A computed fold for an 85-nucleotide RNA from Desulfuromonas sp., annotated as c-di-GMP-I-GGC riboswitch aptamer.
Of the family's consensus pairs, 95% are formed in the model.
The organism belongs to Desulfuromonas, within Bacteria.
RNA sequence: CACGAAAAACCAAACCUGCUGCGAAGCGGGGGCGGAAAGCCACGGGUCUUUCCACGCAAACAACAAGAUCGCCGAGCUACCGAAG
Numbered sequence: 001c002a003c004g005a006a007a008a009a010c011c012a013a014a015c016c017u018g019c020u021g022c023g024a025a026g027c028g029g030g031g032g033c034g035g036a037a038a039g040c041c042a043c044g045g046g047u048c049u050u051u052c053c054a055c056g057c058a059a060a061c062a063a064c065a066a067g068a069u070c071g072c073c074g075a076g077c078u079a080c081c082g083a084a085g
Stems, first nucleotide, its partner, number of pairs: 001085001003082002010035002015030006033071001039077002043074003046069005
């Protein structure tokens, strides 16, 4: 550099629970499905949420806008442990 056997350490899905938020969801506690970046970052794509205007007979959808998600995929930055290579 690359890789992920064994062990240690670390993180913590669903679900339950308290709080916050219109919501997606976030945070704390329990829990443990999993994770070698399940650390950071919303830059590209995806998914999800909320809402205004225009068009329109009207309503809805979509788009725009504003958000959520990095444990959906990719890019970028950084990093613990340690056999084989």
Its mean pLDDT, the model's own confidence on a scale to 100, is 80.